Predicted 3D model of a 265-nucleotide RNA (Bacterial large signal recognition particle RNA) from a Chloroflexota bacterium. NCBI's taxonomy places the organism under Bacteria, Bacillati, Chloroflexota. The gene name in the source record is ffs. The coordinates come from a structure-prediction model, not an experiment, and the mean pLDDT is 78. It matches the Rfam family "Bacterial large signal recognition particle RNA". The family's RNA type in Rfam is non-coding RNA gene. From the family's description: The signal recognition particle (SRP) is a universally conserved ribonucleoprotein involved in the co-translational targeting of proteins to membranes.
Order: sequence, then C1' cells, then structure tokens
RNA sequence: UCGUGCUAAGCGGGGCGCUAGCGGUGCCCUGUACCCGUAAUCCGCUCAAGCGGGGCUGAAUUCCCCCUCGAGGGCUGACAGGUCUUUCAGGUCUACUGGGGUUCGCGGUAUGGAAAGUUGCGUCCUGCGCGGCGGGGACCUGUGAACGAGUCAGGGCCGGAAGGCAGCAGCUAUAAGCAAUCAUCCCCGGGUGCCGCAGGGGAGCGUGACUGGAGCCGAGGGCCUCAGCAAGCUGGGGGGCCGGGUUCGACCAGGGGGUGCACGA
Repeated sequence: UCGUGCUAAGCGGGGCGCUAGCGGUGCCCUGUACCCGUAAUCCGCUCAAGCGGGGCUGAAUUCCCCCUCGAGGGCUGACAGGUCUUUCAGGUCUACUGGGGUUCGCGGUAUGGAAAGUUGCGUCCUGCGCGGCGGGGACCUGUGAACGAGUCAGGGCCGGAAGGCAGCAGCUAUAAGCAAUCAUCCCCGGGUGCCGCAGGGGAGCGUGACUGGAGCCGAGGGCCUCAGCAAGCUGGGGGGCCGGGUUCGACCAGGGGGUGCACGA
C1' cells in the first nucleotide's frame, strides 16, 4: 500500500417550551432523513445517552471537532429609527362649516324714481257696543194627582118636612215634574269675529301719502376677521409589523484538523 473480517460511530439537525439541569415526547424552522413499541399533573438521565427490540452502512465523498455563511427562534423601547393602528389632550398652521367686513366681475331691479327720512292706517293692548257660539231661565204646546182643587151620578148621614152636610167612581182645570219646540225675550261665559266706536302703544313688519335724488337685492370668487370642528397637524400613553442591537442557529456550500483492531499478500 492492497484484500478480507470486525469494532467505535452513523442512519437527521436546530430554536422555543418544560426542567435544578440534560435528552425525548409537545409547538415551530429546516427539508427527506431505516422499522416497530413507548411518554404531560410524563418517560429516562446526572455534565448528560431518550428507553426497549430488530435492521443497514461502516473507518471515510459517508464518522468526529472548529471556523465562515445565515432560514428561523429568544431577549431588548434610554434604539430620542420607519410605518400602520388605537386612546387622551391641544387648537399655532392646512382643510372643512357658519357669521361679519371689504373687493371683483355676473344676474335682477331702479329717473315710469333706489336707499333713507317724516307721517297716516293696520298688525299689538284696554274698555264699550254689535254679531256669532255655548249654557241656563222665561214664554208656548203636550203630558202630569189614592193621600190637592172644582163639579160630584149612584149610594150615605141629619131632619116630621122644606131642606142641609160630607163625599167614592167618572169628568174638568191644574202643581211640582217629564217631554218636545227651539222662533222670541232675559241672564251668564269664551282659545269667539276679515265687525263698529273710543283710548293707549309705538321695537319690528306690511301698506298709502309726502320729502328725497341713485342706488338696492341675489348667488358666487379673492382677501381680512370672529367662532366651531378636529380629518391632516402638535404633544402624551398603548399595540402590531419592518428595521437596529444582542444571543442561539437548521439546510446547502466552502476552509482547517482528527479517528481504530485482527489476519493474509
């Protein structure tokens, strides 16, 4: 150095979680990696191998160690980073809404007389009247009585008689009451009136007259100003994502180093 047979070792790894700690079951990443059984108020171990059984490869492209790369995870908000979202406050700026002023053009109206002023009347208030409406009463009609009235047949009582007395039924006229009529009259009332008279009030509005002699009105644009709102904005707090820092780190790839035993030639 070669051949044969073995052995160590390998046949996935990592993050989080759990744990005093470690490996595994659990969740996730990576991506293909022998099979069966097995584990959460769990299984096993103590510097750390999951455990039990079977199979394959086998000392190197394949096993072991270190470094680079960095999928993904953990930690970090004093990391004055970005972005999105939420909440509280503000009202300097922008936007929006409303009011006022000013200006510009447009439209309408106005010498067939604008604005403004003076004055009459109305709208408003008080009183009186008239009307209307509602209520009540009177008047008119009908009805309306065992215990009211009148007249009282029959019958009764008194009387010698003439005559007298009380009086049921019936009839008549009525009382209170009831009903109807609501025409007329009286009284009372009001969320009453295109009404009349008198007085008051005069801010606004309407309308007439007079004075006056050129503006007045509308919707917009610009500017100024005063309020409002809080979307943008500003400040504070919370959360998500991205980025930053730190830590662990799979796959692939690259670099460096390490690793047997027996027999035969």